A computed fold for a 472-nucleotide part of an RNA from an uncultured bacterium, annotated as small-subunit ribosomal RNA, 5' domain. The coordinates come from a structure-prediction model, not an experiment, and the mean pLDDT is 86.
Context: one part of a larger RNA
């Protein structure tokens, strides 16, 4: 000088910021993801009777964003420059089409199992759910000729949508060249292991996989094991190399109660999605279920230590939707903490009988000290009474009767903490007597202690001063 700071003693305002560093410990409760009736059938309510609303269900689109955590990871994970063998929903440009047929499953209804979670049987039913053909391209394999291979349709007369194919932004995946922490009381590691050939697999290179071949690769320029760690722009400190860090914001990785798995899907091996094992916790009619807060609040724990079970979709952004508008603990905001920066206040002028009273004293007297007291003044902030925004574009303010501005009143409602032997700014006394104690270091302290403890006096900072961790 700095802190995500803790503790002590103190404490008036305001604005911006920040706020589990420790048990990737365990969790009651509520909320964090839906939406779309302009795709679809059906049911229920209401009435003006042919139209409104809502709802479980099929379907589309989203849940892979956005939000948290650093457990793991020394590694192409990151940072950075570079490369070729790749994929993209929605969006944007372009071209061309959007034909003809079919059966189905839910919802429903009937019956029926189970305590429940949830199911079955049987029968109906529509679709932008599935399926067949026909057809098209600049589609794919070969290339003589074959083969595979597209579509949906609502609304109402605007458009919204599919399908095919080129392109385009954004975005993802993969490869390499350098940089990236400690240890040799860790020197040898490796068998898909290194390289090739052929298949398979991938969106796509590749030992990514498999069969043959061949015996290679890496290692003192530190392999390899073992520790320790999310990197990074940044931040801190320093005059600068450098040193220490990696909160909060921003970009990346990784992760989701702990291992394994894969499905769907344009994108996950998916935090609030399935399935298998596995700890816990909960229900149970003992047959079997049902969970996962490292998302926002809270609890319990652990720790010196770290906040509200709060508003609102106004604003900015995000899913749906033609739209209205829905939903949105992203986000905006209020609450709590002096935790930290920055700002302001706790009065102003005047006042010598140098009041009283405190402390020292050579008893003269000095100092506290213009300080108060007295007399004039002013009114920032608080506080009451009005008014009252911007922020929002026609409407549409949670914040919020806020900021700000106008008046009323009164000095009134607002100061302490550390030190005073030297380093290092600040002295006397009196109380103790190597006893209490004190201290960063030297050291005080054993009867006249500026070092303990008290009081007066004084010095530093100031709504904070100290103290202890910790970095430079």
């Nucleotide at each position: 000088a700095a802190u995500g700071a803790a503790c002590g003693c103190u404490g008036g305002c305001g604005g911006c910021a920040u706020g589990c560093c420790u048990a990737a410990c365990a969790c009651a409760u509520g909320c964090a993801a839906g939406u779309c009736g302009a795709a679809c059938g059906a049911g229920a309510u209401c009435c003006u009777c042919g139209g409104a609303u809502c709802u479980a269900g099929u379907g589309g689109c989203g849940c892979a964003c956005g939000g948290g955590u650093g457990a793991g990871u020394a590694a192409c994970g990151c940072g950075u420059g570079g490369g070729a063998a790749c994929c993209u929903a929605c969006c944007u440009u372009u071209u061309a089409g959007u034909a003809c047929g079919g059966g189905a499953c839910a919802a429903c209804g009937u019956u029926u199992g189970g305590a429940a979670a949830c199911g079955a049987a049987c029968g109906c039913u529509a679709a932008u759910a599935c399926c067949g053909u026909a057809u098209a391209c600049u589609c794919c394999c070969u290339c003589c000729g074959g083969g595979g291979g597209a579509a949906a349709g609502g609304u109402c007369a605007g458009c919204c949508g599919c399908u095919a194919a080129a392109a385009g932004a954004g975005g993802g995946g993969c490869c390499c060249g350098c940089g990236u922490c400690u240890g040799a009381u860790u020197a040898g590691c490796u068998u898909g292991u290194u390289g090739g050939u052929a298949a398979g697999g991938u969106a796509a290179u590749g030992g990514c996989u498999u069969a043959c071949c061949a015996a290679g690769g890496c290692g003192a320029c530190g392999a390899u094991c073992a520790g320790u760690a999310g990197c990074u722009g940044g931040u801190c400190u320093g005059a600068g190399a450098g040193g220490a860090u990696g909160a909060u914001c921003a970009g990346c990785c990784a992760c989701a109660c702990u291992g394994g798995g894969a499905c769907u899907g344009a994108g996950a091996c998916a935090c609030g999605g399935c399935c298998c094992a596995g700890a816990c916790u909960c229900c149970u009619a003992c047959g079997g279920g049902a969970g996962g807060c490292a998302g926002c609040a809270g609890u319990g724990g652990g720790g010196a230590a770290u906040a509200u079970u709060g508003g609102a979709c106004a604003a900015u952004g995000g899913a749906g939707g033609c739209a209205a508008c829905u939903c949105u603990g992203a986000u905006c905001c209020a609450g709590c903490a002096a935790u930290g920066c920055c700002g302001c206040g706790u009065g102003u002028g005047u006042g010598a009988u140098g009041a009283a009273g405190g402390c020292c004293c050579u008893a003269g007297g000095g100092u506290u000290g213009u300080a108060a007291a007295g007399c004039a003044c002013u009114u920032u902030c608080a506080a009451c009474g009005g008014u009252g925004a911007a922020g929002a574009u026609g409407a549409u303010g949670a914040c919020g009767g806020u900021a700000g501005c106008c008046g009323u009143a009164g000095a009134a409602g607002a100061a302490g903490c550390c030190c005073c032997g030297g380093c290092u700014a600040a002295c006397u006394u009196c109380g103790u007597g190597c006893c209490a104690g004190c201290a960063g270091c030297c050291g005080c302290g054993g009867u006249a202690a500026u070092a303990c403890g008290a009081a007066g006096g004084g010095g530093g900072c100031g709504a904070g001063c100290g103290u202890u961790a910790u970095u430079c």